[in-house]
Context: one part of a larger RNA
Molecule: small-subunit ribosomal RNA, central domain
Organism: Oryza officinalis
RNA sequence: CUAGGCGUAAAGGACACGUAGGCGGUGAAUCGGGUUGAAAGUGAAAGUCGCCAAAAAGUGGCGGAAUGCUCUUGAAUCCAAUUCACUUGAGUGAGACAAAGGAGAGUGGAAUUUCGUGUGUAGGGGUGAAAUCCGUAGAUCUACGAAGGAAUGCCAAAAGCGAAGGCAGCUCUCUGGGUCCCUACCGACGCUGUGGUGCGGAAGCAUGGGGAGCGAACAGGAUUAGAUACCCUGGUAGUCCAUGCCGUAAACGAUGAGUGUUCGCCCUUGGUCUAUGCGGAUCAGGGGCCCAGCUAACGCGUGAAACACUCCGCCUGAGAGUACGGUCGCAAGAUCGAAACUC
Numbered sequence: 001c002u003a004g005g006c007g008u009a010a011a012g013g014a015c016a017c018g019u020a021g022g023c024g025g026u027g028a029a030u031c032g033g034g035u036u037g038a039a040a041g042u043g044a045a046a047g048u049c050g051c052c053a054a055a056a057a058g059u060g061g062c063g064g065a066a067u068g069c070u071c072u073u074g075a076a077u078c079c080a081a082u083u084c085a086c087u088u089g090a091g092u093g094a095g096a097c098a099a100a101g102g103a104g105a106g107u108g109g110a111a112u113u114u115c116g117u118g119u120g121u122a123g124g125g126g127u128g129a130a131a132u133c134c135g136u137a138g139a140u141c142u143a144c145g146a147a148g149g150a151a152u153g154c155c156a157a158a159a160g161c162g163a164a165g166g167c168a169g170c171u172c173u174c175u176g177g178g179u180c181c182c183u184a185c186c187g188a189c190g191c192u193g194u195g196g197u198g199c200g201g202a203a204g205c206a207u208g209g210g211g212a213g214c215g216a217a218c219a220g221g222a223u224u225a226g227a228u229a230c231c232c233u234g235g236u237a238g239u240c241c242a243u244g245c246c247g248u249a250a251a252c253g254a255u256g257a258g259u260g261u262u263c264g265c266c267c268u269u270g271g272u273c274u275a276u277g278c279g280g281a282u283c284a285g286g287g288g289c290c291c292a293g294c295u296a297a298c299g300c301g302u303g304a305a306a307c308a309c310u311c312c313g314c315c316u317g318a319g320a321g322u323a324c325g326g327u328c329g330c331a332a333g334a335u336c337g338a339a340a341c342u343c
Stems, first nucleotide, its partner, number of pairs: 004315003007298002012312001015198003021192003025086006033079002035075004040070003048064006089189001091185002095180003101175007108152001113147006123134002160167002204245006213239002218234004256311006264289011293300002317342001325336004
């Protein structure tokens, strides 16, 4: 490079925005760069193919091909370019609607823990069974009060929202996106996207707070042949907040984004129309079955892994996501990423 692939065999970037590039609706007109028809010139010699002379090889003569290039002259389907239009793609506005979408502030109740006071007396706790542990310096239990931190029961759902990560008590402020709908406006303004930029669970790091519960490390008690574990009693970082970094996950639907086309049935969320006791129609989502088709099979099946197109990323045994080097980072490390050898 070609071909084949990427749900589970190797392979979809964690996710988005977007530059270059690639690709791209409908109808006219112009143009004639690409495209395409014809003619001419040229395409040295050698070589190659054919014919003739001749023939052992060869040699000599003639012709063809050389799919190319240049110039001239036409055509106007497609691509490109210029101009003018269109509305179905995209977008804007009006009117409705749903939602744990994001940020900040305030605030509620239940529960755990600790402390104070009262009552009260010998156990409590924990386990398979125990012990470490707490308790006559009065525990556990119980009543009232106080403090403090974290998480938000029921509602709750295969539900909803968000690009992904993710998002849940309640109220307020600011703010992003979406759906429906009869239209009104605009007039291809679109899709993808190397590089780039932003966002990105948990853990971890830095500085300063906070610290109820849980709890790596650690200590003790058990278990065991041993037990650096599973079980128990404690318990530091951490978990929480603010600011900054890190930039990775089975970041999963193990399924890139976009557009179009394709039997049906059932449930469900949010609109609209109709019917107004049910039901029907139609958009945009969330689920369960299945026809065709696809698939190695499992399975997928209008939210495709079907049928097609556009653009990007990626794959090709192990060594190895290693070495070296570059970039980034406070560090941990991340990212780009080989070869020898071997099969």